[in-house]
Context: one part of a larger RNA
RNA sequence: GAACGAACGCUGGCGGCGGGCCUAACACAUGCAAGUCGAGCGAGAAAGCACCUUCGGGUGUUAGUAGAGCGGCGCACGGGUGAGUAACACGUGGAUAAUCUACCCUUUGGUCUGGAACAACUCGGGGAAACUCGGGCUAAUUCCAGAUAAGACCACAUCAUGCUUUGAUGUGGGAAAAGCGGGGGACCCCUUUGGGGGCCUCGUGCCGAAGGAUGAGUCCGCGUCCCAUCAGGUAGUUGGCGGGGUAACAGCCCACCAAGCCUAAGACGGGUAGCUGGUCUGAGAGGAUGAUCAGCCACACUGGAACUGAGACACGGUCCAGACUCCUACGGGAGGCAGCAGUGGGGAAUAUUGCGCAAUGGGCGAAAGCCUGACGCAGCCACGCCGUGUGUGUGAUGAAGGCCCUCGGGUCGUAAAGCACUGUCAAGAGGAGAGAUGGUGUCUGCAGUUAAUAACUGUAGAGAUUGACGGUACCUCUAAAGGAAGCACCGGCUAACUCCGUGCCAGCAGCCGCGGUAAUACGGAGGGUGCAAGCGUUGUUC
Numbered sequence: 001g002a003a004c005g006a007a008c009g010c011u012g013g014c015g016g017c018g019g020g021c022c023u024a025a026c027a028c029a030u031g032c033a034a035g036u037c038g039a040g041c042g043a044g045a046a047a048g049c050a051c052c053u054u055c056g057g058g059u060g061u062u063a064g065u066a067g068a069g070c071g072g073c074g075c076a077c078g079g080g081u082g083a084g085u086a087a088c089a090c091g092u093g094g095a096u097a098a099u100c101u102a103c104c105c106u107u108u109g110g111u112c113u114g115g116a117a118c119a120a121c122u123c124g125g126g127g128a129a130a131c132u133c134g135g136g137c138u139a140a141u142u143c144c145a146g147a148u149a150a151g152a153c154c155a156c157a158u159c160a161u162g163c164u165u166u167g168a169u170g171u172g173g174g175a176a177a178a179g180c181g182g183g184g185g186a187c188c189c190c191u192u193u194g195g196g197g198g199c200c201u202c203g204u205g206c207c208g209a210a211g212g213a214u215g216a217g218u219c220c221g222c223g224u225c226c227c228a229u230c231a232g233g234u235a236g237u238u239g240g241c242g243g244g245g246u247a248a249c250a251g252c253c254c255a256c257c258a259a260g261c262c263u264a265a266g267a268c269g270g271g272u273a274g275c276u277g278g279u280c281u282g283a284g285a286g287g288a289u290g291a292u293c294a295g296c297c298a299c300a301c302u303g304g305a306a307c308u309g310a311g312a313c314a315c316g317g318u319c320c321a322g323a324c325u326c327c328u329a330c331g332g333g334a335g336g337c338a339g340c341a342g343u344g345g346g347g348a349a350u351a352u353u354g355c356g357c358a359a360u361g362g363g364c365g366a367a368a369g370c371c372u373g374a375c376g377c378a379g380c381c382a383c384g385c386c387g388u389g390u391g392u393g394u395g396a397u398g399a400a401g402g403c404c405c406u407c408g409g410g411u412c413g414u415a416a417a418g419c420a421c422u423g424u425c426a427a428g429a430g431g432a433g434a435g436a437u438g439g440u441g442u443c444u445g446c447a448g449u450u451a452a453u454a455a456c457u458g459u460a461g462a463g464a465u466u467g468a469c470g471g472u473a474c475c476u477c478u479a480a481a482g483g484a485a486g487c488a489c490c491g492g493c494u495a496a497c498u499c500c501g502u503g504c505c506a507g508c509a510g511c512c513g514c515g516g517u518a519a520u521a522c523g524g525a526g527g528g529u530g531c532a533a534g535c536g537u538u539g540u541u542c
Stems, first nucleotide, its partner, number of pairs: 001542004006538005013388006019381002021346001026344003030341003035073003040070002048061005080299003089224008099216002104212008112146005121136006153173008179204006187198004225271003232262003237259004242254003274296004278289004301322005324335004352378001354377003360374001361372004391421004401412004425483001427478005435469001438466003442462007486531005491512003497526005507514002
């Protein structure tokens, strides 16, 4: 000198864009942060209103609504934190002939026939509660059985190839499925004559197979802090054979056999630490660092474990153990903010228990839509960067006043006053966007599909509607110089000097050093210098 997630002191007009618990991965009151689908399924209220009434009630509507249940998809994303980790964790480059991949896309073939259970519901029981037990009924895109099955899977055999694990052929074996919604001219069946079904058609699901895309697992080369006052470490240890196990290779696990394996190019041990793109500094080399943003990893009160699932050993899931907190009828139960706000505590120190799903993105849904503390915004803080204002011109009797003085004067100083203007910002009033070229209904036309002019899908046009921010940005007008300057320093380094007070005292100080009676170094004043809505100090890095 530069920088900062800064803090402290004094001061503080406005705006834009960013940033904001670095400490206790300390404990948490309260609210919200993951749901959705009735176009998968069965069942199904009440209040209110209307009518009737024997005044007890009943019927209709509310409504096939609400709230539950079964089932599907999601909850493994998004969001937080940095404890652990010196490791294939990360970075980079490869391998996978050792692997998996829901939803999505492409291609191809199918979607047949039966059966059963468990919730909800009902009946009964236990419990203070959390909840739970037993009997009975029932639906489905729930579950089960059967059929069908391709050079797609498995086993065996033969042949080809030789990157062992690949390809081709043959024989044998076992394995699938689910429906739902819209429209319809004939024809057929049932019918309570209302209609329902078959059938045709469109859409969307479901099953098998192949490929793609995306995501993930695993393995390897190289790189990645300090200590040798850590020198030897290792028995599933190193390898083999056989088995088990996994999506998959493998001591990953097990039995047996052998005695190996790592190490001064630093094993083992100890300390510290999430890694990277980057960031800061520097001419660079380098050094330091890893907030915000982005990628990867790890964790979710502490430790352990599996279940479900395409995917977890799962932050707002389950089980066990532990510590802590809470409820209890003392028998037993409930909980996990390192999500967003917020509280206590710690600390030099870090914000609102805000608004909205309008936009972007995500989940579910055919869609309307619902959910979304992701996100978009607003609030607080000069925490940072940037912009801008606090006026402009004129004005000498060089006013008053302050300070200095050699008492002549000098200086603050065109500074003020006065006169003439301007109108940024702030204040008030009015007008007024973009973010919606999107989304969703309605109407009209065209194309595809179809037996069809219907339905559906696509597309074009018309008109309607949808904004948290917010009556905000921006524009115009009104009045008015009015509301808007401080901080540090002035001995040398280092830009800036005099007076008074003090008298080695009080004090200053980054270094050198000042202060003991004329102190440009202490304190005050006048003046000056430097920065400026900031200025200094402290801390840290280069």